[in-house]
RNA sequence: GAGUUUGAUCCUGGCUCAGAUUGAACGCUGGCGGCAUGCUUAACACAUGCAAGUCGAACGGUAACAGGCCGCUGGGAUUCCUUCGGGAUGACCUUGGCGCUGACGAGUGGCGGACGGGUGAGUAACGCGUAGGAAUCUGCCUGGCAGCGGGGGACAACCCCGGGAAACCGGGGCUAAUACCGCAUAUUCCCUACGGGGGAAAGACGGGGACCUCUUCGGAGGCCUGUCGCUGCCGGAUGAGCCUGCGUUGGAUUAGUUUGUUGGUGGGGUAAAGGCCUACCAAGGCGAUGAUCCAUAGCUGGUCUGAGAGGGUGAUCAGCCACACUGGGACUGAGACACGGCCCAGACUCCUACGGGAGGCAGCAGUGGGGAAUAUUGGACAAUGGGCGCAAGCCUGAUCCAGCAAUGCCGCGUGUGUGAAGAAGGCCUUCGGGUUGUAAAGCACUUUCGAUUGGGAAGAAGGGCGCGGGGUUAACAGCCGCGCGCCUUGACGGUACCGAUUGAAGAAGCACCGGCUAACUCCGUGCCAGCAGCCGCGGUAAUACGGAGGGUGCAAGCGUUAAUCGGAAUUACUGGGCGUAAAGCGCACGCAGGCGGUUGGUUAAGUCAGAUGUGAAAGCCCCGGGCUCAACCUGGGAACUGCAUUUGAUACUGGCCGACUAGAGUAUGGCAGAGAGAGGUGGAAUUCCGCAUGUAGCGGUGAAAUGCGUAGAGAUGCGGAGGAACAUCAGUGGCGAAGGCGGCUUACUGGCACGAUACUGACGCUGAGGUGCGAAAGCGUGGGGAGCAAACAGGAUUAGAUACCCUGGUAGUCCACGCCGUAAACGAUGAAUGCUAGCUGUCGGGCGGUUUACUGUCCGGUGGCGCAGCUAACGCAUUAAGCAUUCCGCCUGGGGAGUACGGUCGCAAGACUAAAACUCAAAGGAAUUGACGGGGGCCCGCACAAGCGGUGGAGCAUGUGGUUUAAUUCGAAGCAACGCGCAGAACCUUACCAGCCCUUUGACAUUCCGGUCGCGAUUUUCAGAGAUGAUUAUCUUCAGCUAGGCUGGACCGGUGACAGGUGCUGCAUGGCUGUCGUCAGCUCGUGUCGUGAGAUGUUGGGUUAAGUCCCGCAACGAGCGCAACCCUCGCCUUUAGUUACCAGCAUUUAGUUGGGGACUCUAAAGGGACUGCCGGUGAUAAGCCGGAGGAAGGUGGGGAUGACGUCAAGUCCUCAUGGCCCUUAUGGGCUGGGCUACACACGUGCUACAAUGGCGGCGACAGAGGGUAGCGAUCCCGCAAGGGUGAGCCAAUCUCAAAAAGCCGUCUCAGUUCGGAUUGUUCUCUGCAACUCGAGAACAUGAAGGUGGAAUCGCUAGUAAUCGCAGAUCAGCAUGCUGCGGUGAAUACGUUCCCGGGCCUUGUACACACCGCCCGUCACACCAUGGGAGUUGGUUCUACUUGAAGGUGGUGCGCUAACCGAUUUAUCGGAGGCAGCCAACCAUGGUAGGAUUAGCGACUAGGGUGAAGUCGUAACAAGGUAGCCGUA
Repeated sequence: GAGUUUGAUCCUGGCUCAGAUUGAACGCUGGCGGCAUGCUUAACACAUGCAAGUCGAACGGUAACAGGCCGCUGGGAUUCCUUCGGGAUGACCUUGGCGCUGACGAGUGGCGGACGGGUGAGUAACGCGUAGGAAUCUGCCUGGCAGCGGGGGACAACCCCGGGAAACCGGGGCUAAUACCGCAUAUUCCCUACGGGGGAAAGACGGGGACCUCUUCGGAGGCCUGUCGCUGCCGGAUGAGCCUGCGUUGGAUUAGUUUGUUGGUGGGGUAAAGGCCUACCAAGGCGAUGAUCCAUAGCUGGUCUGAGAGGGUGAUCAGCCACACUGGGACUGAGACACGGCCCAGACUCCUACGGGAGGCAGCAGUGGGGAAUAUUGGACAAUGGGCGCAAGCCUGAUCCAGCAAUGCCGCGUGUGUGAAGAAGGCCUUCGGGUUGUAAAGCACUUUCGAUUGGGAAGAAGGGCGCGGGGUUAACAGCCGCGCGCCUUGACGGUACCGAUUGAAGAAGCACCGGCUAACUCCGUGCCAGCAGCCGCGGUAAUACGGAGGGUGCAAGCGUUAAUCGGAAUUACUGGGCGUAAAGCGCACGCAGGCGGUUGGUUAAGUCAGAUGUGAAAGCCCCGGGCUCAACCUGGGAACUGCAUUUGAUACUGGCCGACUAGAGUAUGGCAGAGAGAGGUGGAAUUCCGCAUGUAGCGGUGAAAUGCGUAGAGAUGCGGAGGAACAUCAGUGGCGAAGGCGGCUUACUGGCACGAUACUGACGCUGAGGUGCGAAAGCGUGGGGAGCAAACAGGAUUAGAUACCCUGGUAGUCCACGCCGUAAACGAUGAAUGCUAGCUGUCGGGCGGUUUACUGUCCGGUGGCGCAGCUAACGCAUUAAGCAUUCCGCCUGGGGAGUACGGUCGCAAGACUAAAACUCAAAGGAAUUGACGGGGGCCCGCACAAGCGGUGGAGCAUGUGGUUUAAUUCGAAGCAACGCGCAGAACCUUACCAGCCCUUUGACAUUCCGGUCGCGAUUUUCAGAGAUGAUUAUCUUCAGCUAGGCUGGACCGGUGACAGGUGCUGCAUGGCUGUCGUCAGCUCGUGUCGUGAGAUGUUGGGUUAAGUCCCGCAACGAGCGCAACCCUCGCCUUUAGUUACCAGCAUUUAGUUGGGGACUCUAAAGGGACUGCCGGUGAUAAGCCGGAGGAAGGUGGGGAUGACGUCAAGUCCUCAUGGCCCUUAUGGGCUGGGCUACACACGUGCUACAAUGGCGGCGACAGAGGGUAGCGAUCCCGCAAGGGUGAGCCAAUCUCAAAAAGCCGUCUCAGUUCGGAUUGUUCUCUGCAACUCGAGAACAUGAAGGUGGAAUCGCUAGUAAUCGCAGAUCAGCAUGCUGCGGUGAAUACGUUCCCGGGCCUUGUACACACCGCCCGUCACACCAUGGGAGUUGGUUCUACUUGAAGGUGGUGCGCUAACCGAUUUAUCGGAGGCAGCCAACCAUGGUAGGAUUAGCGACUAGGGUGAAGUCGUAACAAGGUAGCCGUA
C1' cells in the first nucleotide's frame, strides 16, 4: 500500500496478501564452473579403523632390521695340488658370538597427553558482556645476578620361583641414570619472638694443541673449549586464578526468604582476599526498584529484518563458559579435579574356565535408531600450525585437498543473422478470418561450455652436500649466522590456463492467468468431482474445478510447506488511545513513589564540552588491489552510537544554606442550606377494633370471576389502636466526596461560599499497596408489622399462561446491633493547576446607583444557547470532549468468559483477582438512504360507515384442484391462477394415448446431377380402418429465345450439405402483457452544504383531483409523469341533403310519389366554459364558498393515454431467439380414442325459491351492429324446432328484426298454475360423421330449492338494480365474452376503526428489507475443556537411616633402605614412612511424610460447531407488559 464487516458511507478493529530472509524439507525439472555450507531430531546406542606422541644427545640395555668384526656347524660353486683315496682354497647359503656401528621392541627417566578437535546437556549465574580492582601463581620463552662442590641407598627392565582361564599379580635375586636421598656452600630468597633459624643443583654431546693420571695397552679420564641442560633469586612476556559497578528471558494464579544464614574475634586452609572451613559472640542479611520458588535458556562479536528506533536469532567463522556414559572423588603436575588418565558407586554392553575381568565416538570416517531432513569407513603431511627432539626427523582425521548434495550465493551456456507461401499442424471463429508466428523449415554464419587431443604455471619457504667468508675460541677443530653452486621436497593433479579437432551439434523447465496481481478463450463437469492465502468459486453457457490452445512471470531452476522480521502507528520511546467503538477504579483519605512557586549564594550528582584509555580479530560501510567479471579473497581507512578516567562549563534539574508571598493554610465577621447522628413532637390518609344509623349489595375488570356481605357488608357518623410515610411549599432550587438527603422542634456536630485585615512561609498536587465510606436486594440476632408485596394460593386470559390483569398473601420493606461490598454505583466523561469570544436564566455573599422596586458590578455554585478549536460523526464548547503541565487507573478483534483452576475475603449467597484449549472473519461506533412498526401528524380511495343488490345454502353451466386413466396434452397459482390462454375440442383443431405406415433428404425451403415434358383435373376397379399401394379411362400436351435439349418452369429419381421438433431452459433472452396505479410521484444539470454515503432543490405556510398553483426559502432551472392537446356524448351555428327527414303544398294503404332543405338525422367544419363576471373569505396570492348568466360551472360525463421502477411476476405452446437435446425419431402421415372420466373440494356464473310474481291475452317505444359459400322478405306445410319456395339486398334503400321489461285479465301463498333439474319417447337442424360427445323442438316426467352459517363481493347517478337486443368466434354448438340501448333508485353523519395508498416525522439489532431479524431449553453428531473415586510417572523438600572411593584427623598393634643417636660393625633406639584400624565429612541406596507437575480415568458439568429437527416467541417498532443494570 491492497483485499475483507455495509444497500451505500465514514470510523474503530481484527484477519489476509504483495517484500526480504533460511544450516531448511517436499513436489516437478535439471547443462557447466567458481565460492561457501551440510544431524536444527535421540547429550540415543555404537561394530571396525585411525585421531598423542616423542627423545638412544638422560639410563640400564639389545627382542627385530642392516652393517662390521670374531668364531663356528653343515652344505658347497670355483681354482690348485694329488699318491685319484683325498687334501687345500673357499665365493655363496645356513648357523653362533660381540651393542662395535646405524638403529631400536619392552622398561627406567624427561617433556607433552590441561593444547589442538567435539558438543551445548547443565547453567538465570560474576556464567557471559563491558569497565575497573588487589591479596596471587605462571612449565616452555626472555633480560639480569649468582652457582652447578662432594657423597649415599634403592627400584624397574633382566634372571629364578609361584598363582590365575584371562586381565594381571605375588615372592626372591642383580643393576644404571638428567630417577631418589642426605651433606657442603648460598650475596640474594623464606620464617622470626629480631636473639636466630631454614633452604639448591645433573649432567649429556661435539671438538682439541700441549700437559697430567690410570691402563687389560684397545683405551678411559683429568684439563681447555663450544652447544644443550641443571640450581637459587630478581624482573619481563604469556597464560591462569580471585573480587567489584553496570547490563543480561517469562511468570505475583510464586510474597515472604535465609541458620554458616549476616557480621565480628581467635584458629585453620589456599598460589591468593574471603564463612572458604571451624569454635565462640552478636542477631543479623535479602525482598514490590520483585527476594524465594517455578518454567525456559549456554553468553557474546555477530546474523536476519527494519527508514530508524526496535523485533527475531546465537548454524558455519571468532572470543568466553560448561560438559565428556550417569553421580561422587581425589592423585600427578607449572597448569586438571583431566574427552581418547586413575579410584568408587550406578545403568548398559562385551569376554569368562563363573572365581573374575574389559569398555565409554558430544574426535575423523562409518553403523543402527530417531526424523520431513543433513555427506566418504577417501588422499596427504606438499603448505599453515602444534608436540617431542641439538638436528635429520617422527607424530598430527588440527589442517590442506579430493568425493557426495542445485543446500545457498555468483557467473556462463542451451545459439546468431536472415527468412511471408504469413507453410503444415494445433486452437479459436461472427466462417470473412484470427492466433501460435520470423516462430519453424530453408539460406548464411559463429563455437563460449561440453567431448577428444597436445602443451602447461603458481602454491617451495626449506633440507642436504660442496665452496667462500663472518662470529665464538688457544685453535685453521667443532658449533652458529651469511653468500654462491649442485642435488632435492606437490596430496590436490588427467589442476588452473593456452592451443588444435569436432559439429548447432550434447544442454529448459516450473508456477500462474476471478479481484488483490502481470496474464483469456474453448471443451468437459453440473453444489458432483474438485479449488481456495483472504474475499470466495462449482446447483447446464464456470476467464475461479479438470484438460487444451494461447498468454504472463521467473529461469537451472520454479513452486509449496515451515520459520523470522516487515507491512502492523496491531504494545505506539521515536509513534496510539479511554463520552457513545475495547478502555476512568462507586467515592474519598492517605504511607511509599512521581512531580513541584519567587529570589540569592554554594556545590557540580544529573546535563554539556575537550582530552586519554578501552571498545579483539573477522563481519557491515568507504577507498584501493587480486582471481577474464562477479560471488570470493585481500590492504588501508572509517565506524563500533558504549564504558571508565581526567580537565573544564554552570543556564536548567538535583543537594545544602538563606530570604520572599502570588500556591496552601490559620485567626476574625455576618450568612445560606432536605449535610450527618441523637432526642422529643404533629396532622392528614390507609388498615383494624368498638358503638350507632341503615339495607342488599360491595369490590373488581377490556369483560368477568375468585373475594367480602342478611351471622348485616359496602356507605355514613362518633370513639379508639397501631405502624409507616411526610401532600401543598417544590423550583434543570439547595446541601454532601460519592452512595444519598425532604413534616415540625431541641441541643450537639462536619463542610462550603463571601468580606476585610492580621499571621505562618511552599507547609503543595497526585497517589501503587493500604484504610474508611458505599443504593437496593440479601444474611445473622432481637424487636416491630398499618400499607405495599418476591414466594405461594385462587380467579381470569390463552392453543398453553408456572406471565401480563384481578382477589388474597408470607418473607421483606421499618428499628437496634453486626455482616455483605455490589448496580446502567452514569455526566457511561479520574484528580489538580493555568490559559482561551460571548449572550441569557437561577441560588448564596459583598459593593454601588436610583429609589422601595428595580438595576449595574465582583466572587462562588447550578442550567440553557453559542464562536474559535476539537471530534469518525453525534456532539463538546470557561462546569471542555479546546490549548498545555503533573500524577494515578484502564484498553489492545468477536465468542469461549468476567467463566475454569488456584489464592484472598465472606455465616452463606457470593465478591475480588483471573486464564487456556477450541472457534469465527468478522464483532462494533456514528451517520445516510430505504423498508417496516399492534409509533405520531396530515390527506386520499366504494377503504370503512350509510344504503341497494348479490356470493357462501339448492339445481345446473363453466373453470380449477384432486382422483382415475393407455391418454385424461400443455401452461396459468394470493390480491395480480381458477366462464384464464380457448372470439367457441364430435373429425379437423390436437400438441396427448393405442395401433398402422413413411423416412437419413423426409409433409415444407435452398442448392447440385440425371431423366421426362409435363403437370394437373376428372374417373374405374381392387386391398386396406385410413394413410397408402396397385390399377382403368378421359381431357389437356408448358413458357422464352440467339432455335442449341440453350435458358426458365414443373414433376420424377439420386447425392450431400440440410430440413423438421407445441422437445428442455421465461432463472440465458427480444417482443408483448399483468400488477402496485391513472397512485402523484420519479429524476437531472449547475450551485451550495457535508470527510463521505448523501442532503438541498422535492422540506415549510396555504391550496388542489394532482410535485395543481401561490408565498417563503441556498438554491436557480430543467426533464419524465399530472393537466391540456385526441376520440366520444351533451348545446348552438355554418355547409351538404341520399338510401335518412316531412312543417307547409299536392298525391297516397304506405315519405309511396312530386316537391321541400325548415325540423330530426347523417357527417364535415366551427362556436361554446375561462373561476371569465358579482359578492364573501383568504396574506392584497393561489384558491375556496355563494350567486348570476348559461345546454353545460369549477377536470361537464365517458374513453384512449400507464412516469422512474417493483414482483428473476406471466409467456421458449402466438412470434422471434442463444445454448442444450432428438435425427429409420422427441420428425412426418393416418384411423380410432382422449382433452367431455367422477367418492370429493373450491372459484366464476345461470335459473330459482315466487304475487314488485307465474300464466294467458293485447301490443307500444330503442340503440348499436351483422349479411353474397351470406342475410333471407313473401306465400305454403308442420303443435313446434323446422321444411319448401326464393322477392330484395354487397346495404341510412333489402334483410336478420320479434325488442323486453310495459298494459289488461287470471292464479291467492301451496313445494303451488312457483321451480325447472333429471329421465323416457318421438322429432328437427348442421355436418363425411352427433355412440363416446352438438344444439334445438314436441309430449310426458317434475328433483333440490320456502332468501341461504361463519364469512365475503359489487356499486355514489343515468350509477346500482332490472329488461331485452346485437356482434366476434362459428358448418353446428354460450348461462361465457365484447358492445348496445329501455326502465331507473337508495345513501354518504363522518374519517374512530378494517384494507390499500401519498407526504412529513420518529424508532429500528430490518436491507432477500416484518412472509424481516432473532433467543433459550430439548433431541442427534463431532470437537476441545473443567470436575472426578482413584491410578501411573517426573521434579523437589523435610526427618531418620545407609556410609563406597577419597583426602583430612587420630592410633596401644604390624612392617620399614638412605638421615640422626648409641653401643659398636650388625644390631638396637629415634625421626620419618607404609599397611591396618578408628572418627567426622560425603556419592548412592532405603524408610516415612509432604509439596508441585504431567498422563490416564467410570461418571459428570457447562462450552463451541453443525444443511435440515422439536417446543415456544424473550429481544429489535411503544416488539405488542418500554428496555436494561444489581440482587433474591
Molecule: small-subunit ribosomal RNA
Organism: uncultured bacterium